[in-house]
Molecule: transfer RNA
Organism: Pseudomonadota bacterium
């Protein structure tokens, strides 16, 4: 100093133009003599930031910031 991949809830992750799936963790509820199990229920106006592109952007495009890998 160049090159690629990646940034999504508290954690892990899918989504690849048409308004955001799961699981864990957590709230509340049922059950139970109390709990553990287990059911059922709830959660993302800024999808890392800003422009841009489009009737419509997480998603496609330019700059940034930040992590991680190869190169020299």
């Nucleotide at each position: 100093g160049g090159c690629g991949a990646c940034g999504u809830a508290g954690c892990c992750a899918a989504g690849c133009g048409g308004c955001a799936a799961g699981g864990c963790a957590g709230g509340g509820g049922c059950c139970u003599g109390c709990a553990a199990a287990g059911c059922c229920u709830c959660g993302a106006u800024u999808c890392c930031c800003g422009g841009g592109u489009u009737c419509g952007a997480a998603u496609c495009c330019c700059g940034g910031c930040g992590u991680c890998g190869c190169c020299u």